[in-house]
RNA sequence: GCCCCCUUGGCUUAGUGGUAUAGCGUUGCCUUGGUAAGGCAAAGAUCCCGAGUUCGAGUCUCGGAGGGGGCU
Numbered sequence: 001g002c003c004c005c006c007u008u009g010g011c012u013u014a015g016u017g018g019u020a021u022a023g024c025g026u027u028g029c030c031u032u033g034g035u036a037a038g039g040c041a042a043a044g045a046u047c048c049c050g051a052g053u054u055c056g057a058g059u060c061u062c063g064g065a066g067g068g069g070g071c072u
Base pairs, nucleotide, nucleotide: 001071002070003069004068005067006066007065010024011023012022018055026042027041028040029039030038048064049063050062051061052060
């Protein structure tokens, strides 16, 4: 220098154009003499940044950033 892949709550992740999903964690409540475990509920992501296409973009296109891999 060229090519490919990845980026989504604190962490791990699902989501192939129509209100963003789950687990763990966190918080509250129940239960206990008290803890742990268990049960119930809640909060938490402008989907890495910008532009474009579209009635509508996490998803498609282009550019950029970060990370990983391959070739020379």

The RNA shown here (transfer RNA) has 72 nucleotides and comes from a Candidatus Woesearchaeota archaeon. Model confidence (mean pLDDT): 82 of 100. It matches the Rfam family "tRNA". By type it is a transfer RNA. The organism belongs to Candidatus Woesearchaeota, within Archaea.